[in-house]
Molecule: Bacterial RNase P class A
Organism: Collimonas sp. OK242
RNA sequence: GAAGUAAGCCAGACAGCCGCUGGCCGACGUUGCAAUGCGUCGGCGGGAGGAAGGUCCGGACUCCAUAGAGCAGGGUGACGGUUAACGGCCGUCCGCCGUGAGGCGAGGAAUAGGGCCACAGAGACGAGCGUAUUAAGUUACGGUGAAACGCGGUAACCUCCACUCGGAGCAAUUCCAAAUAGGCACGCGUUGAUGUUGCUCGCGGAGCGUGCGGGUAGGAAGCUUGAGCGCUGGAGUAAUCCAGCGCCUAGAGGAAUGGUUGUCAUAACGCGAGGGCGCAAGCUUGAGCGUCGUAACAGAAUCCGGCCUAUCGGCUUACUUCAUUU
Numbered sequence: 001g002a003a004g005u006a007a008g009c010c011a012g013a014c015a016g017c018c019g020c021u022g023g024c025c026g027a028c029g030u031u032g033c034a035a036u037g038c039g040u041c042g043g044c045g046g047g048a049g050g051a052a053g054g055u056c057c058g059g060a061c062u063c064c065a066u067a068g069a070g071c072a073g074g075g076u077g078a079c080g081g082u083u084a085a086c087g088g089c090c091g092u093c094c095g096c097c098g099u100g101a102g103g104c105g106a107g108g109a110a111u112a113g114g115g116c117c118a119c120a121g122a123g124a125c126g127a128g129c130g131u132a133u134u135a136a137g138u139u140a141c142g143g144u145g146a147a148a149c150g151c152g153g154u155a156a157c158c159u160c161c162a163c164u165c166g167g168a169g170c171a172a173u174u175c176c177a178a179a180u181a182g183g184c185a186c187g188c189g190u191u192g193a194u195g196u197u198g199c200u201c202g203c204g205g206a207g208c209g210u211g212c213g214g215g216u217a218g219g220a221a222g223c224u225u226g227a228g229c230g231c232u233g234g235a236g237u238a239a240u241c242c243a244g245c246g247c248c249u250a251g252a253g254g255a256a257u258g259g260u261u262g263u264c265a266u267a268a269c270g271c272g273a274g275g276g277c278g279c280a281a282g283c284u285u286g287a288g289c290g291u292c293g294u295a296a297c298a299g300a301a302u303c304c305g306g307c308c309u310a311u312c313g314g315c316u317u318a319c320u321u322c323a324u325u326u
Base pairs, nucleotide, nucleotide: 001322002321003320004319005318006317007316008315009314010313012264013263014262015261016260017259018258020047021046023044024043025042026041027040028039029038030037049297053308054307056306057305058304059303060302061169062168063167064166073165074164075163076162077161078092079091080090081089082088093107094105095104096103097102108160109159113158114157115154116153117152125150129142130141131140132139173221174220175219176218183212184211185210186209187208188207195203196202228247229246230245231244232243233242234241235240268291269290270289271288274285275284276283277282
């Protein structure tokens, strides 16, 4: 210098203006005995991600079911550790791949049984076939192929063995609760209720009033302090665990987290002094200048631990291989 391997990190920066959402504080108004309710105004903080995604696995939480046992069905499968739990993670062994750093592996059982074995090959699972040989299917050999005349291979095919799994999911679940319609009870009503302008007359003619309870709209809780995050120290090869100190970091709900202006990084594109290689054509590197104007994947929806998938560009550390120089 080139090509790689592993583990991490960032996900444009700063400032101004205008919004959106939710919180706190204050003032005023309003109902009321009383504001903590409601409304208006002002001020100050908070407001998406490394995957918030797919919903694949495991838990917390809620409701339902549940004496116990079994069948069916699903999942997992070396050994040890870790954890709330796991099919995750860590370590070791074994196998395979790579020159190497490293990577990958559902890694129990093929003498319980069934199925299957591409291409090639006469024949592919059960013994037959060919040649030679023998008293005798008695013995030997057989191009191909992973496997051939057998005690073959295959379980990410069925299966067997061991272990393990109740179901549904925050649209769970719980509370408050209109209008209209319908339900139940009581009372009134054709001896005329209710209605029609407050009353009378007139008209009209079968419901009306009160109470209760269920459901809907709507509102509230669940809802974000948690297997939490950061730093330091300790145990352990590690995953992980322990101790001390510090911090509070969205909580919307038909669903906010945005827009715009300026300056400047990065990337992209163009120009390009100069350098290197080369006879040349040309190849390569490149200070600087200009243009563009923020740029990938994507977006919380009860929460958490994983896995998988997507991702412009950039940075850090450790290591490997090759080449050159000393």